[in-house]
RNAcentral holds the full RNA, with entries from SILVA.
A computed fold for a 248-nucleotide part of an RNA from Bacteroides propionicifaciens DSM 19291 = JCM 14649, annotated as large-subunit ribosomal RNA, domain VI.
Model confidence (mean pLDDT): 86 of 100.
It matches the Rfam family "Bacterial large subunit ribosomal RNA". Rfam links the family to the GO terms ribosome and structural constituent of ribosome.
Taxonomically the source falls in Bacteroides propionicifaciens (Bacteria, Bacteroidota, Bacteroidia, Bacteroidaceae).
Context: one part of a larger RNA
RNA sequence: CGUAUGAAAUUUGCGUGGAACUGACACUAGUACGAGAGGACCGUGUUGGACUGACCGCUGGUUUACCUGUUGUGCCGCCAGGUGCAUUGCAGGGUAGCUAUGUCGGGAUUGGAUAAGUGCUGAAAGCAUCUAAGUACGAAGCCAGCCACAAGAUAAGAUUUCUUAGGGUCGUUGUAGACUACGACGUUGAUAGGCUGUAGGUGUAAAGGUAGUAAUACCAAAGCCGAGCAGUACUAAUUGCCCGUCAA
Repeated sequence: CGUAUGAAAUUUGCGUGGAACUGACACUAGUACGAGAGGACCGUGUUGGACUGACCGCUGGUUUACCUGUUGUGCCGCCAGGUGCAUUGCAGGGUAGCUAUGUCGGGAUUGGAUAAGUGCUGAAAGCAUCUAAGUACGAAGCCAGCCACAAGAUAAGAUUUCUUAGGGUCGUUGUAGACUACGACGUUGAUAGGCUGUAGGUGUAAAGGUAGUAAUACCAAAGCCGAGCAGUACUAAUUGCCCGUCAA
């Protein structure tokens, strides 16, 4: 821009892409078969491999503005207590998120038309013949079926609702994200921050007291804390403005 009014939402599916793999074991059954040795078809179940999708409750990893310990050195006048730098100084842990080696799932069942092949009936050719007319089966393959996209499918589809409807700009933002787009919210408000509480992490803060000559221990599950969860208008989401109105 188009889809001959403009929108919001829900859809049909022309068509396109993805997937499609496979082992072992057990039962049937030591049965059929076979002198024996051996040893099934058909059917059913269990459990794997590789591949693939989703997810983070579990097991782990990561977690450079979380907690703790600690070395050297500088600074805060000194002690105590802190802080800068040294690969995040080093080391021990670690929430959310992201993750695999972790967890769950998938390939199917089924239908249709067939290939090689197997037939039925059956002439040409009094017989025979699966084929010439007719007709039945038959594969991991083909077409559907499963998953995703899909009306620019210009043949531009359908349905419902609304019609000053609906959008945009702007702001707070995240389940989204390079930008854009997409989603939530904008005071008739929990959208983000703050605050409060809490899950969770770390591991018992400083100061003081008590005990001990002291190291240290106890008061103390302490103190501190990023993303999680819940609550709370304290702060910021103000007011507006623009596009859009029956039509070649």